TPP riboswitch aptamer (THI element) from Nesterenkonia haasae, 113 nucleotides, folded computationally. The prediction has a mean pLDDT of 77. The sequence was found by an Rfam model in a public genome assembly. Lineage of the source: Bacteria > Actinomycetes > Micrococcales > Micrococcaceae > Nesterenkonia. The model forms 96% of the base pairs in the Rfam consensus.
RNA sequence: GGACUGUCCAAGGGGAGUUCCCAAGGGGAACUGAGAUCGCGCCGUGCACUGCGCGGGACCCUAUGAACCUGACGCGGCUGAUACCGCCGUAGGGAAAGGAACACCGCAUGACG
Numbered sequence: 001g002g003a004c005u006g007u008c009c010a011a012g013g014g015g016a017g018u019u020c021c022c023a024a025g026g027g028g029a030a031c032u033g034a035g036a037u038c039g040c041g042c043c044g045u046g047c048a049c050u051g052c053g054c055g056g057g058a059c060c061c062u063a064u065g066a067a068c069c070u071g072a073c074g075c076g077g078c079u080g081a082u083a084c085c086g087c088c089g090u091a092g093g094g095a096a097a098g099g100a101a102c103a104c105c106g107c108a109u110g111a112c113g
Base pairs, nucleotide, nucleotide: 001105002104005103006102007100008099009098011062012061013060014059017031018030019029020028021027022026025043037056038055039054040053041052042051068093069092070091074087075086076085077084
């Protein structure tokens, strides 16, 4: 001096499942996963259905964007199931990219050997 990569700060986006039991917008157990969270409000009192909003936390993602959403309660493999792998998918959407300079990289100079 730089800012490809990592890291940190800032800003923004996102999801929170599967199975079983008790029976309730609740509790417990097991599992998967990076993550399965906490509080408040609204609406509801039931089909064993189960919503909406706000705020906080951890985690993931930010255009080189499969984080995440739609198609989709999709199709095939695997699994107890989710997860996972392949397809769908060159599909349609999706947060606008600020800063630091610790690691890192480059250049110069000096000291010692």